[in-house]
Molecule: transfer RNA
Organism: Candidatus Bathyarchaeota archaeon
RNA sequence: GGGCCGGUAGCGCAGCCUGGUAGCGCGCUUGGCUGAUAACCAAGAGGUCGUGGGUUCGAAUCCCACCCGGCCCACCA
Numbered sequence: 001g002g003g004c005c006g007g008u009a010g011c012g013c014a015g016c017c018u019g020g021u022a023g024c025g026c027g028c029u030u031g032g033c034u035g036a037u038a039a040c041c042a043a044g045a046g047g048u049c050g051u052g053g054g055u056u057c058g059a060a061u062c063c064c065a066c067c068c069g070g071c072c073c074a075c076c077a
Base pairs, nucleotide, nucleotide: 001073002072003071004070005069006068007067010026011025012024013023020057028044029043030042031041032040050066051065052064053063054062
C1' cells in the first nucleotide's frame, strides 16, 4: 500500500441484504413475594447506531471520505 470482517444501552449481541416507531439477554433502579437474602413476578430508567458529508419525504440500513480494532496479502529491509 491492497482486500475482508467488525464498531448499535454499563456489558454481550440482533436489526442492515429488502430505507418507514431502535430491540433482546445480562446488569441497574423501584415495587411485589420472604422472618431476611437469593431465586421468582411486575414496572421503569438507560442510545448524537464510530466520525463527517451526500442521496431521499424519510438513513442504524444506500453512496463517499475518514477514525478505531481484528485477520489476510503485497512491498521494503